Model confidence (mean pLDDT): 81 of 100. Predicted 3D model of a 343-nucleotide part of an RNA (small-subunit ribosomal RNA, central domain) from Bryoerythrophyllum caledonicum.
[in-house]
Context: one part of a larger RNA
RNA sequence: CUAGGUGUAGAAGGCCACAGAGGGUGUUGGGCGCUGUACUAGUUCAAAGACGAGGUAGGCCACCUUGGACGUUUUAGUAAACGGCCCAACUGGAAUAAUCUAGAGGCUCAGGAUACUUUUAAUGUAAAGGUGAAAUUUGUAGAAAUUAAAGGGAUGACCGGGAGGCGAAGGCGCUGAGCCAUAGACUAUUGACCCCGAAGUGCUAAAGCGUGGGGAGCAAAUGGGAUUCGUAACCCCAGUAGUCCACGCCCUGACCGAUGGGAAUUAGGAGGUCGUUUUGGCGGCUUCCCAAGCUAACGCGAAAAUUCCCUACCUGGCAAGUAAUGUUGCAAAACCGAAAGUC
Numbered sequence: 001c002u003a004g005g006u007g008u009a010g011a012a013g014g015c016c017a018c019a020g021a022g023g024g025u026g027u028u029g030g031g032c033g034c035u036g037u038a039c040u041a042g043u044u045c046a047a048a049g050a051c052g053a054g055g056u057a058g059g060c061c062a063c064c065u066u067g068g069a070c071g072u073u074u075u076a077g078u079a080a081a082c083g084g085c086c087c088a089a090c091u092g093g094a095a096u097a098a099u100c101u102a103g104a105g106g107c108u109c110a111g112g113a114u115a116c117u118u119u120u121a122a123u124g125u126a127a128a129g130g131u132g133a134a135a136u137u138u139g140u141a142g143a144a145a146u147u148a149a150a151g152g153g154a155u156g157a158c159c160g161g162g163a164g165g166c167g168a169a170g171g172c173g174c175u176g177a178g179c180c181a182u183a184g185a186c187u188a189u190u191g192a193c194c195c196c197g198a199a200g201u202g203c204u205a206a207a208g209c210g211u212g213g214g215g216a217g218c219a220a221a222u223g224g225g226a227u228u229c230g231u232a233a234c235c236c237c238a239g240u241a242g243u244c245c246a247c248g249c250c251c252u253g254a255c256c257g258a259u260g261g262g263a264a265u266u267a268g269g270a271g272g273u274c275g276u277u278u279u280g281g282c283g284g285c286u287u288c289c290c291a292a293g294c295u296a297a298c299g300c301g302a303a304a305a306u307u308c309c310c311u312a313c314c315u316g317g318c319a320a321g322u323a324a325u326g327u328u329g330c331a332a333a334a335c336c337g338a339a340a341g342u343c
Stems, first nucleotide, its partner, number of pairs: 003315004007298002012311001014203001017201002022196003026090007034083001036082001037079006045071001051067005093193001094190004099185004105180007113155001116152008127138002165172002208249006217243002222238004260310006268289009293300002316343003326335003
């Protein structure tokens, strides 16, 4: 590479948009006849080898003779169903606009709430805290507790908080305002404008890095107390980075539905949610049980079934996501990514 595959055995890129390359592509009519396709008539595919048949030969091999199906190269002609190209048209795919509706979608600003903690003032006196039990620790320099006030940073309990909703994914949860975006229904318009998409660009939890702020609580590291024969741990007392904000990097993840995206088709049942309604219902998203079918089984069942288009990836284990080169980064590291050897 072929072939077969990619939920769990090896294997879906973390994900999205864009435009350029590339591949694929709705319906109807007319035309062309293009190195497509089909048909007809030629032409080409040396010899040897291979294959079939025959001969020689005691037999096998060897040797000799002979044959050419499918296919291939190419020329001419024909055909026009299909593919292609050109023209004209259509509305189902797609898009745009208006109206209605939905939501923790994003960014910015403002406001407020509870708890916690610090400080101050007051009351008040000997304990408090913590544990399996204790101790380290705090406290007569007045703690803890109670009351009041002020400051601070983080966080949004309860909520018909829900297998609920939104977002491309990461993710998103107090209230209000502004701006931006998304989805659905219906109507109108355009008229195939579409789908996928290597590389590229942007985004990407947490941790980490740089500069400057901030620092209540929590808490790697670190110190101490216990436990234990012993322990660098589990438990306890403290506690720094960090967690928070602004700007700039990093670009990883069991980034999972371990399931790439798009289109079409295929019994039902029970819900959730949003819209609309002529109240019969219909449409979008979503959860559960299942028919047919699929699967090694588990299970899937608007799919992991039946088909089509495009991309990515896999090809025994260890060595190894290692080594080297290259690229990126302030660094940490990331991306790409072997072989020898061995079983």
Record summary: The RNAcentral record of the full RNA draws on SILVA.